Predicted 3D model of a 478-nucleotide part of an RNA (small-subunit ribosomal RNA, 5' domain) from Candidatus Nealsonbacteria bacterium RIFOXYB1_FULL_40_15. Its mean pLDDT, the model's own confidence on a scale to 100, is 87.
[in-house]
Context: one part of a larger RNA
RNA sequence: GGAUGAACGCUAGCGGCGUGGAUAAGGCAUGCAAGUCGAGGGAGGUGUAAAACCGACCGGCGAACGGGUUAGUAACACGUAGGUACGUACCCUGAAGUCUCGGAUAGCCCGGAGAAAUCCGGGGUAAUACGAGAUGGCCCUGCAAAGGUAAAGAUUUAUCGCUUCAGGAUCGGCCUGCGUCCUAUCAGCUAGUUGGCGAGGUAACGGCUCACCAAGGCUAUGACGGGUAGGGGGCAUGAGAGUGUGUUCCCCAACAAGGGCACUGCGACACGGGCCCUACUCCUACGGGAGGCAGCAGUCGAGAAUCUUCCACAAUGGGCGAAAGCCUGAUGGAGCGACGCCGCGUGCUUGAAGAAGCCCUUCGGGGUGUAAAGAGCUUUUCUGGGGGAACAACCUUUUGGUGAGUGUACCCCAGGAAUAAGGGGAGGCUAAUCACGUGCCAGCAGCUGCGGUAAUACGUGAUCCUCGAGCGUUAUCC
Numbered sequence: 001g002g003a004u005g006a007a008c009g010c011u012a013g014c015g016g017c018g019u020g021g022a023u024a025a026g027g028c029a030u031g032c033a034a035g036u037c038g039a040g041g042g043a044g045g046u047g048u049a050a051a052a053c054c055g056a057c058c059g060g061c062g063a064a065c066g067g068g069u070u071a072g073u074a075a076c077a078c079g080u081a082g083g084u085a086c087g088u089a090c091c092c093u094g095a096a097g098u099c100u101c102g103g104a105u106a107g108c109c110c111g112g113a114g115a116a117a118u119c120c121g122g123g124g125u126a127a128u129a130c131g132a133g134a135u136g137g138c139c140c141u142g143c144a145a146a147g148g149u150a151a152a153g154a155u156u157u158a159u160c161g162c163u164u165c166a167g168g169a170u171c172g173g174c175c176u177g178c179g180u181c182c183u184a185u186c187a188g189c190u191a192g193u194u195g196g197c198g199a200g201g202u203a204a205c206g207g208c209u210c211a212c213c214a215a216g217g218c219u220a221u222g223a224c225g226g227g228u229a230g231g232g233g234g235c236a237u238g239a240g241a242g243u244g245u246g247u248u249c250c251c252c253a254a255c256a257a258g259g260g261c262a263c264u265g266c267g268a269c270a271c272g273g274g275c276c277c278u279a280c281u282c283c284u285a286c287g288g289g290a291g292g293c294a295g296c297a298g299u300c301g302a303g304a305a306u307c308u309u310c311c312a313c314a315a316u317g318g319g320c321g322a323a324a325g326c327c328u329g330a331u332g333g334a335g336c337g338a339c340g341c342c343g344c345g346u347g348c349u350u351g352a353a354g355a356a357g358c359c360c361u362u363c364g365g366g367g368u369g370u371a372a373a374g375a376g377c378u379u380u381u382c383u384g385g386g387g388g389a390a391c392a393a394c395c396u397u398u399u400g401g402u403g404a405g406u407g408u409a410c411c412c413c414a415g416g417a418a419u420a421a422g423g424g425g426a427g428g429c430u431a432a433u434c435a436c437g438u439g440c441c442a443g444c445a446g447c448u449g450c451g452g453u454a455a456u457a458c459g460u461g462a463u464c465c466u467c468g469a470g471c472g473u474u475a476u477c478c
Stems, first nucleotide, its partner, number of pairs: 001478004006474005013344006019337002026300003030297003035061003040058002044054003068255003078179007086172002091168008099133004108123006139148003153160003181227003188218003193215004198210003230252004234245004257278005280291004308334001310333003316330001317328004347377004357368004382415006391405001393402003422467005427448003433462005443450002
């Protein structure tokens, strides 16, 4: 000198774009953050001439995305380059099929238990829910023969579905080479350990698991242990080499009060699903129950320190749906903070050998200083008035409807210099000096050092220097 997710002090007019819990992965009141489908199903209610509507339940799809955080992790976690023993709902392409039956169950009705959460018994019912059978191929096992394996309908006339197989696309699983912090005051580590035969398990290879057999495997090219840490694209600085760093945004990983487990499912060992243990909080009729903000706001705590319990689905995107549409704290916006960057303004011209005040003085004068006053001008900004977008393409009875931001940006008119300047510094480094006060005191200070009676270094005033809606200080990095 540059930089920062900064903080602190003094000061503060406006706008645009960014950015804002870095500490306690501490605890959380409240609201919202994941639903949707009546063109899968049968009851119930409102209502009717018929319709239509509401909504619990069963069922389907989604909820594994999106959003948050960085605790753990020194590891195939990440980066890069390869590999294949694998899977892939929805989507696309091609081929074939969609036959016959059955028994339950929720809702509902009746009865019962409980403070509640909720649960139990009996009766009866539907389905694109569940089950059985049939058929079957380019499907599976098998050398072959042979054996085995599927389906669901809906609305009404044309579609949407369903099943099987093959291919694609996408996304993922797994494996490997190389790269990836400090420490030797950590030198030896290892029994599923290293390999093999077999079996089990998995979508899949594999000690992944198990039985048996062998005795291997790693290590000064740093094993093992300890400490620290999410990784990368990037970012800061630097001529570069490098050094430091990983906030916002993007990719990947991991986590969801702490620990463990599986279920469902194409996909989870699942933030707003389930079960168990622990800690904590809450309700209770004391018998028993409920909960998980590292989602968006917000609150307490700790801290030098980090925001609104806002608006809207209009746009982009996502889920469901045939669609209309519904949901969406993703997202789009607004709010708060000079936290950062950028831009604009706080007026312009004229005006005395020069007012007053204040300061200095050799008492002659000098400085503030064209500065002010005064005169003329302008109106960015401000205030008031008027006009007024784009962002919007979709939907729809073809005629209409839909903009949160917003009466915003922007444009025009009127008014009036009107609404707007401070911070730090002045011995040297280092741009800028005098007077008074103080008297090694009070104090200053980044280094050198100033102050003990003329202090350009302390304090005040005047003057000056510098940056400027900022300026200084502190911390950290180059």

About this RNA
Its Rfam family is "Bacterial small subunit ribosomal RNA".